[in-house]
RNA sequence: AAGGCAAACCCGUCGUAAGACGGUGACGCAAAGCCACGGGGCCUUUCCCUGCCAAGGAAUUGAGGUCAGCCGGGCUACCGAA
Numbered sequence: 001a002a003g004g005c006a007a008a009c010c011c012g013u014c015g016u017a018a019g020a021c022g023g024u025g026a027c028g029c030a031a032a033g034c035c036a037c038g039g040g041g042c043c044u045u046u047c048c049c050u051g052c053c054a055a056g057g058a059a060u061u062g063a064g065g066u067c068a069g070c071c072g073g074g075c076u077a078c079c080g081a082a
Base pairs, nucleotide, nucleotide: 004029005028010023011022012021013020014019027069033075034074035073037072038071039070040067041066042065043064044063045062048057049056050055
């Protein structure tokens, strides 16, 4: 230099939810490309306590899901002095 990705808000769809996908829109990103392996955040449910039930409380246990734009790690990658 050429470009690339696309936060939040809003709209639609899916989902109990976190959230995902698409549209709009750019806060930012040199891997903001891909991957849940480690740590961490978030959601659901379970275990525990009170209770006739409904419901509530508590935050110790187990299980499932989600976030790659939280950090680490793995793989791949444009231009340029590589």
The RNA shown here (c-di-GMP-I riboswitch aptamer) has 82 nucleotides and comes from a soil metagenome. The RNAcentral record of the sequence draws on MGnify. Its mean pLDDT, the model's own confidence on a scale to 100, is 85.